[in-house]
RNA sequence: GACUGUUAAGGGCAAACUCGUAGAAAUACGGGGGCGCAAAACCAUGGGUCCGUAAACGUCGGAUUGCCAGGUUGCCGGU
Numbered sequence: 001g002a003c004u005g006u007u008a009a010g011g012g013c014a015a016a017c018u019c020g021u022a023g024a025a026a027u028a029c030g031g032g033g034g035c036g037c038a039a040a041a042c043c044a045u046g047g048g049u050c051c052g053u054a055a056a057c058g059u060c061g062g063a064u065u066g067c068c069a070g071g072u073u074g075c076c077g078g079u
Stems, first nucleotide, its partner, number of pairs: 002079004012037002017032006035066001041072003045069003048064005
């Protein structure tokens, strides 16, 4: 440096649900919780999905990186 996650150690993150707060909503943040995760770290760039309160549309605004791809960085072990 490339590929890789079968074992171990130290740790890390935190789904559902729940309480509080913000929001029209999707959702977000904080406490509890722990299903899972080697990028479940970061970036809304492309696609997808969701919201914008009957339905439709996507050209508009918003949300989602724990939906996929791409980009940047990265612990430990193995080859």